[in-house]
RNA sequence: UCAGCUAAGGGCAAACCUGUCGAAAGGCAGGGACGCAAAGCCACCGGUCCUGGGGAAGACAGGACAGCGGGGUUGCCGCUC
Numbered sequence: 001u002c003a004g005c006u007a008a009g010g011g012c013a014a015a016c017c018u019g020u021c022g023a024a025a026g027g028c029a030g031g032g033a034c035g036c037a038a039a040g041c042c043a044c045c046g047g048u049c050c051u052g053g054g055g056a057a058g059a060c061a062g063g064a065c066a067g068c069g070g071g072g073u074u075g076c077c078g079c080u081c
Base pairs, nucleotide, nucleotide: 004077011036012035016031017030018029019028020027021026034067040073041072042071044070045069046068047065048064049063050062051061052060
């Protein structure tokens, strides 16, 4: 430096349940593990979801998801080169 098939020490935590915040999507905390080598962080691009006015769709506005993909950024271990 690259790849993440090795080992070890660790890390995170889906569904579901409980509490709590929110109008909702959803957030946070505890329990719990389906999984994860960035499942650390950032809504920049696409996407999905919620809300609004609207008959409806598109478009628009505000919000959510980083565990949907891309991108940016930081980083543990260590087979191998």
A computed fold for an 81-nucleotide RNA from a Gammaproteobacteria bacterium, annotated as c-di-GMP-I-GGC riboswitch aptamer. Its Rfam family is "c-di-GMP-I-GGC riboswitch aptamer". Gene Ontology term of the family: cyclic-di-GMP binding. It was read from a public genome assembly, where an Rfam model found it. Its mean pLDDT, the model's own confidence on a scale to 100, is 82. The model forms 95% of the base pairs in the Rfam consensus. The organism belongs to Gammaproteobacteria, within Bacteria.